C1' cells in the first nucleotide's frame, strides 16, 4: 500500500418522514427523528453520471446533488 471483526473509541454522521426559514425549482440551512453508513469527512472553480429550469432540443446555457461512480486527506487493527 490493500483489506474490514458481532473488536475498541459511555464515539462520529443521520435517509425518509415532520416543523421553521431560504429558493422559481432542483434544492440548501437550523430543530426532531433515524433508514442506513469504516470515510455517509472535505472537493461540484478536474472527470464522468443524476436532477433543476429555460429552450423546439437529446445540442447550448443555468443552478443542484459527494448518502452514485471518482478525486482527496484520515482514526482503529482481528482475519486473510
Nucleotide at each position: 500500500c490493500a483489506c474490514g471483526a458481532u473488536a475498541a473509541a459511555c464515539g462520529g454522521c443521520a435517509a425518509a418522514c415532520c416543523u421553521g426559514u431560504c429558493g422559481a425549482a432542483a434544492g440548501g440551512c437550523a430543530g426532531g427523528g433515524a433508514c442506513g453508513c469504516a470515510a455517509a469527512g472535505c472537493u461540484a472553480u478536474a472527470g464522468g453520471g443524476c436532477c433543476u429550469u429555460c429552450u423546439a432540443a437529446c445540442a447550448g446555457a443555468u443552478g443542484g446533488c459527494a448518502g452514485c461512480c471518482a478525486g482527496u486527506u484520515a482514526c482503529c487493527g482481528a482475519a486473510a